Predicted 3D model of a 75-nucleotide RNA (transfer RNA) from a Microcaldota archaeon. Its mean pLDDT, the model's own confidence on a scale to 100, is 82. The sequence is in RNAcentral, with records from ENA. The source organism's lineage runs through Archaea, Nanobdellati and Microcaldota. Rfam family: tRNA. Rfam classes the family as a transfer RNA.
């Protein structure tokens, strides 16, 4: 300087290839049961506009473009 993959809740994925409209799962977190308490269990919430930024589309997490970071390879 060039090529690849990766970024999505506080933390680790998944969902991208093949666009469909309410982005899910686990843990953590916070009320409540239970329990002498407190873990373990059970019930329920809260918490994301998908790294940004534009485009394409009726419709983008998903396709184009550029841009940031990161990790590998070549020069």
């Nucleotide at each position: 300087g060039g090529g690849c993959c990766c970024g999505u809740g506080g933390c680790g994925c998944a969902a991208c290839c093949u666009g469909g409209a309410u982005a899910g799962c686990g843990c953590g977190g916070c009320u409540g049961g239970c329990u002498u308490c407190g873990g373990a269990c059970c019930a329920g919430c809260a918490g994301g506009u998908u790294g940004c930024g534009g485009g394409u589309u009726c419709g983008a997490a998903u396709c184009c473009c550029g841009u940031c970071g990161g990790g590998c390879c070549c020069a």